[in-house]
RNA sequence: GGCGUAGCACAGUUGGUAGUGCAUCUGAUUUGUAAUCAGAGGGUCGGGGGUUCAAAUCCCUCCGCC
Numbered sequence: 001g002g003c004g005u006a007g008c009a010c011a012g013u014u015g016g017u018a019g020u021g022c023a024u025c026u027g028a029u030u031u032g033u034a035a036u037c038a039g040a041g042g043g044u045c046g047g048g049g050g051u052u053c054a055a056a057u058c059c060c061u062c063c064g065c066c
Base pairs, nucleotide, nucleotide: 001066002065003064004063007022008021009020010019016053024040025039026038027037028036046062047061048060049059050058
């Protein structure tokens, strides 16, 4: 100095509902599996504090990784 957001990889940083892909589960399709299609579940946004009507986002501090 950079990074820390779902099981994994990441996006979201002009402050205003937290998302995408893969994976998982369910259903459709198939003799069956895979593939494909439809849908669902899953997140104290590293911890604490501050500013604000409102913080993943701004400020302070601590922790971890490079």
RNAcentral holds the sequence, with entries from MGnify. Transfer RNA from a bovine gut metagenome, 66 nucleotides, folded computationally. It matches the Rfam family "tRNA". The family's RNA type in Rfam is transfer RNA.